This is a predicted structure of a 75-nucleotide RNA (transfer RNA) from a Verrucomicrobiota bacterium.
The prediction has a mean pLDDT of 82.
RNAcentral holds the sequence, with entries from ENA.
It matches the Rfam family "tRNA". Rfam's curators write: Transfer RNA (tRNA) molecules are approximately 80 nucleotides in length. The family's RNA type in Rfam is transfer RNA. Its family is annotated with triplet codon-amino acid adaptor activity in the Gene Ontology.
The source organism's lineage runs through Bacteria, Pseudomonadati and Verrucomicrobiota.
RNA sequence: GCGUGCUUAGCUCAGUGGUAGAGCAUCUGGUUUACACCCAGAGGGUCGUAGGUUCAAACCCUACAGCACGCACCA
Numbered sequence: 001g002c003g004u005g006c007u008u009a010g011c012u013c014a015g016u017g018g019u020a021g022a023g024c025a026u027c028u029g030g031u032u033u034a035c036a037c038c039c040a041g042a043g044g045g046u047c048g049u050a051g052g053u054u055c056a057a058a059c060c061c062u063a064c065a066g067c068a069c070g071c072a073c074c075a
Base pairs, nucleotide, nucleotide: 001071002070003069004068005067006066007065010024011023012022013021018055026042027041028040029039030038048064049063050062051061052060
């Protein structure tokens, strides 16, 4: 330099055009002498950035950025 894949909650991930979700974690309450487990509830997101298409975009298109892998080049 070229190609492919990935980027969504604190972490791990789902969601592939029509209201953004799960598990774990955190917080509150219940339970317990207490802690853990367990039960109930709550908070937490400009869906990497910027444009475009569309009535409507996390999802389709383009550019850029970051990460991973492969290929090429290299005195």